Predicted 3D model of a 343-nucleotide part of an RNA (small-subunit ribosomal RNA, central domain) from an uncultured candidate division WWE3 bacterium.
[in-house]
Context: one part of a larger RNA
RNA sequence: CUGGGCGUAAAGCGUGCGUAGGCGGAGCGUUAAGUCUGAUGUGAAAUCCCUGGGCUCAACCUGGGAACGGCAUUGGAUACUGGAGCUCUAGAGUGUGGCAGAGGGUAGUGGAAUUCCCGGUGUAGCGGUGAAAUGCGUAGAUAUCGGGAGGAACACCAGUGGCGAAGGCGGCUGCCUGGGCCAACACUGACGCUGAGGCACGAAAGCGUGGGGAGCAAACAGGAUUAGAUACCCUGGUAGUCCACGCCCUAAACGAUGUCAACUAGUUGUUCGGUGAGGAGACUCAUUGAGUAACGCAGCUAACGCGUGAAGUUGACCGCCUGGGGAGUACGGCCGCAAGGUU
Numbered sequence: 001c002u003g004g005g006c007g008u009a010a011a012g013c014g015u016g017c018g019u020a021g022g023c024g025g026a027g028c029g030u031u032a033a034g035u036c037u038g039a040u041g042u043g044a045a046a047u048c049c050c051u052g053g054g055c056u057c058a059a060c061c062u063g064g065g066a067a068c069g070g071c072a073u074u075g076g077a078u079a080c081u082g083g084a085g086c087u088c089u090a091g092a093g094u095g096u097g098g099c100a101g102a103g104g105g106u107a108g109u110g111g112a113a114u115u116c117c118c119g120g121u122g123u124a125g126c127g128g129u130g131a132a133a134u135g136c137g138u139a140g141a142u143a144u145c146g147g148g149a150g151g152a153a154c155a156c157c158a159g160u161g162g163c164g165a166a167g168g169c170g171g172c173u174g175c176c177u178g179g180g181c182c183a184a185c186a187c188u189g190a191c192g193c194u195g196a197g198g199c200a201c202g203a204a205a206g207c208g209u210g211g212g213g214a215g216c217a218a219a220c221a222g223g224a225u226u227a228g229a230u231a232c233c234c235u236g237g238u239a240g241u242c243c244a245c246g247c248c249c250u251a252a253a254c255g256a257u258g259u260c261a262a263c264u265a266g267u268u269g270u271u272c273g274g275u276g277a278g279g280a281g282a283c284u285c286a287u288u289g290a291g292u293a294a295c296g297c298a299g300c301u302a303a304c305g306c307g308u309g310a311a312g313u314u315g316a317c318c319g320c321c322u323g324g325g326g327a328g329u330a331c332g333g334c335c336g337c338a339a340g341g342u343u
Stems, first nucleotide, its partner, number of pairs: 003322004007304002012318001014201004021194003025088004030083002033081002035077008049065006091191001092188004096183004103177007110154001115149007125136002162169002206247006215241002220236004258317006266295013299306002332343004
């Protein structure tokens, strides 16, 4: 390279948007570039192959043929692909009317709890553990009542519930704002799918500047445990955790399963719509969409398992793998303040 693969064996980029490119619905005629076919020219000779001949054979030499996988010109074919044209509505999108939602941003606001401060009551303990001790407390702690300050997080509701591309999102209210779903019609008329580069977003930790700091808590200190104990347990405690702005760009960023489309038995639960039936109503039943779960036929799988939300049957496009260690290291490039990241 040709292949074979990528849930768990090596392998799906963390996620999206999108450039080039690749691929692309239905009908009609047109063109004839790809495609198919004929002819002509060329494709030197030698070599290779086939078949004869000559050296006693062979190597070798030699006659003929085929081939020279190709290119060009020209005549034709028109199913498929392509080009240009007209048309269509099943893909895609727009409008109208509804619906659900912790989707995002911002401003405000509420109660419980912890801590601290002030005051009252009150007295000898509190705290902590396997047991203790360090620690706190007669300068009045713990407990309890009243008042105040401040920060952070939102019990119940809460749910294999919901929303989001992913990361992720949870008290309440207002404002700004993205997406989705359903129903019936109207409209545009292939406007689509994927996506190398690129761009954007991207938990936690970490970094810069300025704020904030209740609780928790790397580091650190002390007390225990132990042979030791740079730990596990306990008492403290600083960065950090929070906010604004700017960086970092990683993860078991997981469904360890790329995106899109089509097709292929069913059963049960649940969320949000539509339609019909029943009921006084809460609601129930049937049916039809969109999600989210549990099982399961065929089929697939090394097995486990997957199974209309596929890991089944196919197509389009991208990414990636190719024995283990060395190593996601070294070197170089690019990015970053650094830590480091990426290739």